[in-house]
RNA sequence: CCGUGCUAGGCGGGGACGUAGCGGAGCCCUGAACCCGCAAUCCGCUCUAGCGGGGCCGAAUUCCCCUCCGAGGGGUGGAGCCCUCCGGGUCAGCGCGCCGCACGCGGUGUCGAAGGCCGGGUCCCAUGCGGUGUCGGCCCGUGAACCAGGUCAGGUCCGGAAGGAAGCAGCCUUAAGCGGUCACCGGCAGGCGCAGCGGGAUUGCCCGGCUGGAGCCGUCGAGCGGCGAACGCGCCAGAGGACCCAUUUCGACGAGGGGUGCACGG
Numbered sequence: 001c002c003g004u005g006c007u008a009g010g011c012g013g014g015g016a017c018g019u020a021g022c023g024g025a026g027c028c029c030u031g032a033a034c035c036c037g038c039a040a041u042c043c044g045c046u047c048u049a050g051c052g053g054g055g056c057c058g059a060a061u062u063c064c065c066c067u068c069c070g071a072g073g074g075g076u077g078g079a080g081c082c083c084u085c086c087g088g089g090u091c092a093g094c095g096c097g098c099c100g101c102a103c104g105c106g107g108u109g110u111c112g113a114a115g116g117c118c119g120g121g122u123c124c125c126a127u128g129c130g131g132u133g134u135c136g137g138c139c140c141g142u143g144a145a146c147c148a149g150g151u152c153a154g155g156u157c158c159g160g161a162a163g164g165a166a167g168c169a170g171c172c173u174u175a176a177g178c179g180g181u182c183a184c185c186g187g188c189a190g191g192c193g194c195a196g197c198g199g200g201a202u203u204g205c206c207c208g209g210c211u212g213g214a215g216c217c218g219u220c221g222a223g224c225g226g227c228g229a230a231c232g233c234g235c236c237a238g239a240g241g242a243c244c245c246a247u248u249u250c251g252a253c254g255a256g257g258g259g260u261g262c263a264c265g266g
Base pairs, nucleotide, nucleotide: 001266002265003264004263005262006261009057010056011055012030013029014028015027020046021045022044023043024042034054035053036052037051038050063259064258065257066256067255068254072250073249074248075247076246077245078244080243082241083240084239085238087236088235091234093233094232096228097227098226099225100224101223103221104220105218106217107216108215115211116210117209118208119207120206121205122204123200124199125198127196128194129193130192132189133188134187135186136185137184139180140179141178142177148173149172150171151170156165157164158163
């Protein structure tokens, strides 16, 4: 150096979560890589890798170590930028409300605008007429065992008699009361009507007349100015998140360098 048979080792790795710590399962990255059973309501281990069983490769393209690269994940930070949530009312930029100014547009006006004067209505007080309601009167009916009236049979009382007296029932009448009629008369009342009347008030609004002689109105549009309220946005303070940037940590794939055993035979 070559061959044969072995052995160590290999037949994927990594990140976060999770855990006292670790591996597996699930998620994600890398990219191509034996099989079966078990496992998140967890399984297994206690120090190097799931546990149990089987198979293949095997000292090198494949195993081990170091360096570089760096997919991807994690931590921290940020006067960055965006979003969400909660709060504030110091500011008042946008938005909102009110007012004013000039413009536009629309309406109205010489069939007469604004303004002025007068009268009436609307408002208040009193009153008249009508109507309505209620009460009373008038009218009708009824209405008293005795304590209302008249007449009082019978009977009673007084008297010698003539005669006289009180008086029940009956009949007639009536008072209070009860009921009715509501035509008429009177009183009272009002969420009634009046082109009845009188007085008051009269700022506003409406109607009419006179005067006056060209404006008046807009709840519309965009603009400027002033004032105000509020918290929808801006603003201020806080919390969270995405992106970006900086830094740090782990790090697959890949690249480079180095290392690696035993037996027998030639």